RNA sequence: UCCGGCUUAACUCAAUUGGCAGAGUGCUUCGCUGUUAACGAAGAAGUUUCAGGUUCGAUCCCUGAAGCCGGAG
Numbered sequence: 001u002c003c004g005g006c007u008u009a010a011c012u013c014a015a016u017u018g019g020c021a022g023a024g025u026g027c028u029u030c031g032c033u034g035u036u037a038a039c040g041a042a043g044a045a046g047u048u049u050c051a052g053g054u055u056c057g058a059u060c061c062c063u064g065a066a067g068c069c070g071g072a073g
Base pairs, nucleotide, nucleotide: 001072002071003070004069005068006067007066010025011024012023013022019056027043028042029041030040031039049065050064051063052062053061
């Protein structure tokens, strides 16, 4: 320098041929009991990396940028 992949909750990851953003773990509250843990219930937590474009509508399609990983030279 060129090519490819990845970026979604605090963490690990889902979510398709564009149509209400989710799970597990963790966190908070409550229940359970001598107490903690475990267990059960409820809840909070998101600018879907950033900037544009297309569209009635974008995590998803297009362009550019950034970070990380890999490959080629």

Source information
The RNA shown here (transfer RNA) has 73 nucleotides and comes from Gloeobacterales cyanobacterium ES-bin-313. Its Rfam family is "tRNA". By type it is a transfer RNA. The RNAcentral record of the sequence draws on ENA and Rfam. Taxonomically the source falls in Gloeobacterales (Bacteria, Bacillati, Cyanobacteriota, Cyanophyceae).